[in-house]
């Protein structure tokens, strides 16, 4: 230098253009003499960044950082 993939909740990951969600963590309460477990519920999001199309974008399109992986 060219090509391809990834970014979403503290963490791992989903989401046909139509209310962003589950698993752990984390608090809170139940249940236990206490602690783990289990049970119930909360609260955590500017979907890496900007701009576009469109009633409506995490999803499409353009730029643009970051990291992986391949080619030279």
């Nucleotide at each position: 230098g060219c090509g391809g993939a990834a970014a979403u909740a503290g963490c791992u990951c989903a989401a046909u253009g139509g209310u962003a969600g589950a698993g752990u963590a984390u608090c809170u309460c139940g249940u236990u003499g206490c602690c783990a477990a289990c049970g119930a519920g909360a609260a955590a999001g500017u979907u890496g960044a900007g701009g576009g199309u469109u009633c409506a974008a995490a999803u499409c399109c353009c730029u643009u950082u970051u990291u992986c992986c391949g080619c030279u």